Notes
The part of an RNA shown here (small-subunit ribosomal RNA, central domain) has 351 nucleotides and comes from a Minisyncoccia bacterium. The organism belongs to Minisyncoccia, within Bacteria. The prediction has a mean pLDDT of 86. Its Rfam family is "Bacterial small subunit ribosomal RNA". Gene Ontology terms of the family: structural constituent of ribosome and ribosome. RNAcentral holds the full RNA, with entries from SILVA.
Context: one part of a larger RNA
RNA sequence: UUGGGCGUAAAGGGUCCGUAGGCGGUCGGGAAAGUCUAAAGUCAAAUACCUUGAGCUUAACUUAAGGGACGCUUUAGAAACUUCCCGACUAGAGGGCGUUAGAGGCUGAUGGAACGGUCGGUGUAGGAGUGAAAUCCGUUGAUAUCGACCGGAACACCAAAUGCGAAGGCAUUCAGCUGGGAUGGCCCUGACGCUGAGGGACGAAAGCGUGGGGAGCAAAAAGGAUUAGAUACCCUUGUAGUCCACGCUGUAAACGAUGGACACUAGCUAUUUGAAGUGUCGACCCUUCAAGUGGUGAAGCUAACGCGUUAAGUGUCCCGCCUGGGAAGUACGGCGGCAACGUUGAAACUC
Numbered sequence: 001u002u003g004g005g006c007g008u009a010a011a012g013g014g015u016c017c018g019u020a021g022g023c024g025g026u027c028g029g030g031a032a033a034g035u036c037u038a039a040a041g042u043c044a045a046a047u048a049c050c051u052u053g054a055g056c057u058u059a060a061c062u063u064a065a066g067g068g069a070c071g072c073u074u075u076a077g078a079a080a081c082u083u084c085c086c087g088a089c090u091a092g093a094g095g096g097c098g099u100u101a102g103a104g105g106c107u108g109a110u111g112g113a114a115c116g117g118u119c120g121g122u123g124u125a126g127g128a129g130u131g132a133a134a135u136c137c138g139u140u141g142a143u144a145u146c147g148a149c150c151g152g153a154a155c156a157c158c159a160a161a162u163g164c165g166a167a168g169g170c171a172u173u174c175a176g177c178u179g180g181g182a183u184g185g186c187c188c189u190g191a192c193g194c195u196g197a198g199g200g201a202c203g204a205a206a207g208c209g210u211g212g213g214g215a216g217c218a219a220a221a222a223g224g225a226u227u228a229g230a231u232a233c234c235c236u237u238g239u240a241g242u243c244c245a246c247g248c249u250g251u252a253a254a255c256g257a258u259g260g261a262c263a264c265u266a267g268c269u270a271u272u273u274g275a276a277g278u279g280u281c282g283a284c285c286c287u288u289c290a291a292g293u294g295g296u297g298a299a300g301c302u303a304a305c306g307c308g309u310u311a312a313g314u315g316u317c318c319c320g321c322c323u324g325g326g327a328a329g330u331a332c333g334g335c336g337g338c339a340a341c342g343u344u345g346a347a348a349c350u351c
Stems, first nucleotide, its partner, number of pairs: 004322003007305002012319001014202004021195003025089007033082002035078008049067007092192001093189004097184004104178006111155001115151008126137002163170002207248006216242002221237004259318006267296011279284001300307002324351003333344004
């Protein structure tokens, strides 16, 4: 390579956009590159293969005649499929219009609880902490309690099997700006589609740079305990950081450990959103349809667990990835980065 795979055994890229490429709906006409048919030429001899013989007693072996194969070239034809050209269509895709849900994003403002601090009042000897203690705070008046003010961060209840977003993720409330989705029938464009190597954009936390901010929490650090020791677990403190602005980093068990798109294949049940119909005074309920999110399950699949119209079922297309364990996501080199490091990524040796 052929082939087999990727939920948990090795293996789905963190996510999306998109270039090249690959693949691609229905109908009609044309061309004839692929495809198919026929014929001709060629494919040296020997060997090898097939058929019928011959020679060694047979066979292997040797040998005679005939035959075929793969491929290439040329000529004549076929037109179903792929391809190319022309024309048309509306079921894919997109746009317009109406309705609609949402913690989708960005910016500004805003509220209460809690917490800490400052000042003042009341008040007096303890408080805090633990398994028990101690370090620690307190007569320069703590803890407790009342009032005023200041500060930063996070948003209880609602809250859910909820919703939104491509993923990361998103929750006080209000306003402004803004992206995407769902649904309804009518109108418009007329295959404009799917995937996507390279490439680009986004990307939790931690970390880095500059400047702010700093209540609580808290790596590092210090002290007290515990212990044989205790560079820990527990306690008292506490700095980076956590927060904001701008820039960088580009990784996660970035998980559904399950790439994307399309089609097909029993149901039952819950819930979110929209629409239509029927009933009803109405609220609302019932039925049906569409889109989403869950549970349970037929067939089927699976090594099993389990999956099961949100497939891990049945198929098609495109991309990524895997090929025994360790050495190793290491070394070297390249590229990126301020650095930390990231990305690409071996071998010797060993079992």